[in-house]
RNA sequence: GCCUCCGUAGUUCAAUGGAUAGAACGUCGGUUUCCGGUACCGAAGAUAGGGGUUCGAUUCCCUUCGGGGGUA
Numbered sequence: 001g002c003c004u005c006c007g008u009a010g011u012u013c014a015a016u017g018g019a020u021a022g023a024a025c026g027u028c029g030g031u032u033u034c035c036g037g038u039a040c041c042g043a044a045g046a047u048a049g050g051g052g053u054u055c056g057a058u059u060c061c062c063u064u065c066g067g068g069g070g071u072a
Base pairs, nucleotide, nucleotide: 001071002070003069004068005067006066007065010025011024012023013022018055027043028042029041030040031039048064049063050062051061052060
């Protein structure tokens, strides 16, 4: 250089064209406790960037960036 796969909460993963992007753990707040832990309740928090297709894009297409693998 070429081919291929991947990029979604702090972390690990769902969602393969349709309503408000969900779950677990973690974080924060509350109840409980003398305090902490456990338990229960609640909250915040994410689609790598840009463009295109579509009534509608996390999903499909192009490109850039980053990472993994293959190839001489």
Transfer RNA from an Opitutales bacterium, 72 nucleotides, folded computationally. The RNAcentral record of the sequence draws on ENA. It matches the Rfam family "tRNA". By type it is a transfer RNA. Its mean pLDDT, the model's own confidence on a scale to 100, is 81.